Notes:
Predicted 3D model of a 686-nucleotide part of an RNA (large-subunit ribosomal RNA, domain II) from a soil metagenome. The RNAcentral record of the full RNA draws on MGnify. The prediction has a mean pLDDT of 83. It matches the Rfam family "Bacterial large subunit ribosomal RNA".

Context: one part of a larger RNA
RNA sequence: CCCGGCGAGUUACCGUCGACGGCUUGGUUAAGACCUUCAGGGUCGAAGCCAGAGCGAAAGCGAGUCUGAAUAGGGCGAAUUUUGUCGGCGGCGGUAGACGCGAAACCUUAGUGAUCUACCCAUGGGCAGGUUGAAGCGCUGGUAAGACGGCGUGGAGGACCGAACCCACCAAUGUUGAAAAAUUGGGGGAUGACCUGUGGGGAGGAGUAAAAGUCUAAUCAAACUGGGAGAUAGCUCGUUCUCUCCGAAAUAGCUUUAGGGCUAGCCUUGAGUCACUACGUUACGGGGGUAGAGAUACUGAUCUGGAAUGGGGCCCUUCCCGGGUACCCAUCCUAACCAAACUCCGAAUACCGUAACGAUUACCUCAGGAGUCAGUCCACGUGGGAUAAGCUGCGUGGUCAAAAGGGAAACAACCCAGACCGCCUGCUAAGGCCCCCAAGUCUUGUUAAGUCACAAAGGAUGUUAAGGUGCUGUGACAGCCGGGAUGUUGGCUUAGAAGCAGCCAUCAUUUAAAAAGUGCGUAAUAGCUUACCGGUCGAGCACUUUAGCACCGAUAAUGACCGGGAGUAAACAAGACGCCGAAGCAGCGGGUUCAUGCUUUGCAUGAGCGGUAGGAGAGCGUUCCAGUGUAGAUACGUGCCGUACCGUAAGGAGCGGUGUUGGACACUGGAAGUGAUUAUGCCGGG
Repeated sequence: CCCGGCGAGUUACCGUCGACGGCUUGGUUAAGACCUUCAGGGUCGAAGCCAGAGCGAAAGCGAGUCUGAAUAGGGCGAAUUUUGUCGGCGGCGGUAGACGCGAAACCUUAGUGAUCUACCCAUGGGCAGGUUGAAGCGCUGGUAAGACGGCGUGGAGGACCGAACCCACCAAUGUUGAAAAAUUGGGGGAUGACCUGUGGGGAGGAGUAAAAGUCUAAUCAAACUGGGAGAUAGCUCGUUCUCUCCGAAAUAGCUUUAGGGCUAGCCUUGAGUCACUACGUUACGGGGGUAGAGAUACUGAUCUGGAAUGGGGCCCUUCCCGGGUACCCAUCCUAACCAAACUCCGAAUACCGUAACGAUUACCUCAGGAGUCAGUCCACGUGGGAUAAGCUGCGUGGUCAAAAGGGAAACAACCCAGACCGCCUGCUAAGGCCCCCAAGUCUUGUUAAGUCACAAAGGAUGUUAAGGUGCUGUGACAGCCGGGAUGUUGGCUUAGAAGCAGCCAUCAUUUAAAAAGUGCGUAAUAGCUUACCGGUCGAGCACUUUAGCACCGAUAAUGACCGGGAGUAAACAAGACGCCGAAGCAGCGGGUUCAUGCUUUGCAUGAGCGGUAGGAGAGCGUUCCAGUGUAGAUACGUGCCGUACCGUAAGGAGCGGUGUUGGACACUGGAAGUGAUUAUGCCGGG
């Protein structure tokens, strides 16, 4: 993991609501007693309970009472009105383990453990071999005597090397192991705080501990076993047949509250009231201070120019006086500019009211049952953030959630559209119509970039369209040919400065025209060139504005930005007429819910029938019980196997086979250990 079986809202009592039944001359018995086919009954039994009167904290009063000084007012009642009670059943609540399984833990005036391990006590045992050579002692040298030295002897040591033994530092292997801690090769200690046998001691908030929260039987920040015990679990998981009708929420307030609750909101079922009550449109009447806008209308922000003024700073001054100011602040004038917490103003919407019309029961009240309190994305208005986020908070609307179908290649949330069932019918929506792939043609332009089919600031004789301003057959623009001079090398400066380092000035002449010089150049000259003029040529040229479509800008890690092929339209813009296209709409047939009507056990008409949590309703099947009935001797039937039948579903037959001793089937009721694909479910098998 698979298969089979088992496996989760039960029962008791109390309360509450509902439908049903009994009685209502109020209802009803409890314990108990008596009778009886010993199995369920029957008959008594009024104690008690509910109702029959309320109000008040109470004393108490009483159709009233409480408050109060009150005979007022007000609260709760009475009356005009009605049911009440008992029973079993159903929904829900409470108390109980209370739908099932699940803790980590806690307690115990119950115990069991030191055969593992830590420490201690008693009594035993063990340590091959080799090495070093302390003290002491002897002899000898030495000394006045010593000290001291030498040679021996001696055999000390948490001494040395190294087996047994003990340990566990490193590595590899092992890691569903050979092993719930090992193996192999190295390593450390090995006469000691050594190792070890046997017996004994102390224990669970306790022991023991050369101390690691270590160890106390593979268990230790409080062992293990029984018990409290079905602890508790605002948490996770699971919770078993079918169909029909309706159908949410992810919000507010409070909460040691935030992933939990309670009340309200939103859903459902029943009953009641039915009224232009709710809803929509139009008209009219309202209040507002948002969007926008504004600034000599305030508050504040901001700022150009100016000057009349005041204060301060700085400077000048001859003691006082005074003067200056490209400085600062405030005020004024003028021009500009800004605000969620500014407003002289001020919409659209929204909201409230009135009326008419429309649409229909959507509204409201009471009672039973809920679920929901993690929302999500999109559009718009906004706060936070960085006018970031598939970010976060709020408001309005929509989708998803709980919604399938068509489109967007694929794609909860985008666009279209809301699936009762069937059909080899039709029309459309979004979106499409060259092929994949259902369906297309025509007209007028644009684009040349494969733009289309990702992107900005910025850049550019791309190209199209519409303008503007100049020049132009008295010859423009571009090219080519020629001229481009003189005073003069202007003056100054400078070593030099001659158009061309720099400063100043920038005149005049000859001219068709020609700067006291546009650039290059020279040490300075020279040289080249431009402005400017003439000729040649012969028709448009230059600059600029707006708009369309293109171009560059364009660099990232598998190849990837049309779904692909491909396309010069099959791209883009504008237009015309068609077509395709969905579970939409329509057609035909059928089912079902509600309402209405009727010739009422059905038929017709109308409106519906997506659906999670959840509410309501109707059924199928399993086991057992009671009653009534049915088949059956060549048996019948349950079970199992096969099967092309019936029903809207759960399901139910018929027939054939198999098989053996027993019940089976149908109907009407009743009672439940009543339905499994999932709980890392339990048991068995694979």